[in-house]
RNA sequence: GUGACCCCCACGGGAGACGUUGAUUUCACCGCUUGGUGCAAUCAAGGCCGAAGGAGCAACCGCCCUCGGAAACUCUCAGGCAACAGGACCGUGGGGCGAUG
Numbered sequence: 001g002u003g004a005c006c007c008c009c010a011c012g013g014g015a016g017a018c019g020u021u022g023a024u025u026u027c028a029c030c031g032c033u034u035g036g037u038g039c040a041a042u043c044a045a046g047g048c049c050g051a052a053g054g055a056g057c058a059a060c061c062g063c064c065c066u067c068g069g070a071a072a073c074u075c076u077c078a079g080g081c082a083a084c085a086g087g088a089c090c091g092u093g094g095g096g097c098g099a100u101g
Stems, first nucleotide, its partner, number of pairs: 006096008018046001020045006027038004047081003053077001054075003060069003
């Protein structure tokens, strides 16, 4: 002095699927005081989604094997199904480690 791979931060983009039903509770509003409506939370029911995470196998790779690694595929445990939030991945900028020349 170059700076691979990998990791972190910030910004931008970022899909899919019930604004489902029932019950309970807080709050607010209305009221003809038996109540009604709305938001939120919790529990449950059935339906659905896959791009946090997780798991499984495959091409392939290593090893030569019966083992290991391995996807945006598969499964849906988890997560999610108006908005908010989250979100694999992509782009830009910055930082860290440090292979290699």